[in-house]
RNA sequence: CCAGACGGCCGGAUGGCCGCCUUUCGCCUUCGGGCGGGGGGAGGAAAGUCCGGGCUCCACGGAAAUACGGUGCCGGGUAACGCCCGGCGGGGGCGACCCCAGGGACAGUGCCACAGAAAGCAAACCGCCCGUCCCGCUUCGGCGCGGCGGGCAAGGGUGAAAGGGUGCGGUAAGAGCGCACCGCGGGCCCGGCAACGGGACCGGCAUGGUAAACCCCACCGGGAGCAAGACCGAAUAGGGGCGGCACGCCGCGUUCGCGCGGCAGGCAUGUUUCCGCGCCGCCGCCCGGGUGGGUUGCGCGAGGCGUCCGGCAACGGACGUCCCAGAUGAAUGGCCAUCCCCCGGAAACGGGGACAGAACCCGGCUUACAGGCCGUCUGGCACC
Numbered sequence: 001c002c003a004g005a006c007g008g009c010c011g012g013a014u015g016g017c018c019g020c021c022u023u024u025c026g027c028c029u030u031c032g033g034g035c036g037g038g039g040g041g042a043g044g045a046a047a048g049u050c051c052g053g054g055c056u057c058c059a060c061g062g063a064a065a066u067a068c069g070g071u072g073c074c075g076g077g078u079a080a081c082g083c084c085c086g087g088c089g090g091g092g093g094c095g096a097c098c099c100c101a102g103g104g105a106c107a108g109u110g111c112c113a114c115a116g117a118a119a120g121c122a123a124a125c126c127g128c129c130c131g132u133c134c135c136g137c138u139u140c141g142g143c144g145c146g147g148c149g150g151g152c153a154a155g156g157g158u159g160a161a162a163g164g165g166u167g168c169g170g171u172a173a174g175a176g177c178g179c180a181c182c183g184c185g186g187g188c189c190c191g192g193c194a195a196c197g198g199g200a201c202c203g204g205c206a207u208g209g210u211a212a213a214c215c216c217c218a219c220c221g222g223g224a225g226c227a228a229g230a231c232c233g234a235a236u237a238g239g240g241g242c243g244g245c246a247c248g249c250c251g252c253g254u255u256c257g258c259g260c261g262g263c264a265g266g267c268a269u270g271u272u273u274c275c276g277c278g279c280c281g282c283c284g285c286c287c288g289g290g291u292g293g294g295u296u297g298c299g300c301g302a303g304g305c306g307u308c309c310g311g312c313a314a315c316g317g318a319c320g321u322c323c324c325a326g327a328u329g330a331a332u333g334g335c336c337a338u339c340c341c342c343c344g345g346a347a348a349c350g351g352g353g354a355c356a357g358a359a360c361c362c363g364g365c366u367u368a369c370a371g372g373c374c375g376u377c378u379g380g381c382a383c384c
Stems, first nucleotide, its partner, number of pairs: 001380010012339007020041009043355001047366002050364005055225004068221005073087005088102001089100004103216002108214002110210003125156002127152007135144003164182006183205001184203003188199004229296004239287007248263006265280003269276001303322008340353005
């Protein structure tokens, strides 16, 4: 210098003018608020609402089990987690490093398409070998085509996968049939908290894969969510109670106040009448519920920053310091100037500066993002 890997950080700055939300102090007020001074006012993701909690209400005597859902190598961190850190195993890369739903396949069940002879109590298409029969050739030793009976699974072929792999021996041909190495299984020893790794020995190799198929095992989980929940409560209408006034007839009951039912009457529906359906007086006081509205929940918290200590790290501890958004027609903005970065241009100058915006709060994950900075490391080239 080129190419790359990993981790961390920033996400325009300053000033002026005009505004907005909130809080505090002072003054004024017609008590609604107004004016003035001071403080604070979006993010690394505020997003998706995927996971874990706090908080609130509901349900529930405790525990366990069943069902359902989730998680799944080991150790650690944490309030907790499916998150994070450190390891192990497997895979990829020359490498820094990256990726993995990574428990159990002799508990049971299911499935293994196409191709292929055979895909699960394995199988024999081509092929190799032995015996025998027929035919042909023959240099008479045999050789070749075909049929039949057997042996084999080495080679070919199919497939994602064919009942260990490579080599030597062995054999009629073959085969863990025998041996060596590798793989696999078993118990033993050593190292490690563990996952796991290493070693010698034994076993000739046996029950292939699939559990993001059912299932089994271990562990975890009650439900709903700030529109949770709590409080105050207007007018009008409606509900209940009490009191006063008014109240035609009949029946029943009666504590003799009145109550209930029917008729009559009135109102309303319809242009009117009859019929049908619906409703039942006026006034005053009190009570409770709900709606509009208002208050609260709601900003001191698993809190931020700095230093030191422990730990490889995630993280933990001690000390010091700071108070830091709280809206609800929903504030956090706009304009100007100078500087910064990028693009165009010789210059003057012009254009652009991302993704996106709280709504009860916190810890994670995931996704979006113009441009830029820093650190550690890897591979290569050149030079000293």
The prediction has a mean pLDDT of 76. Bacterial RNase P class A from an Alphaproteobacteria bacterium, 384 nucleotides, folded computationally. Lineage of the source: Bacteria > Pseudomonadati > Pseudomonadota > Alphaproteobacteria. It matches the Rfam family "Bacterial RNase P class A". Rfam links the family to the GO terms dimeric ribonuclease P complex, ribonuclease P activity and tRNA processing. The gene name in the source record is rnpB.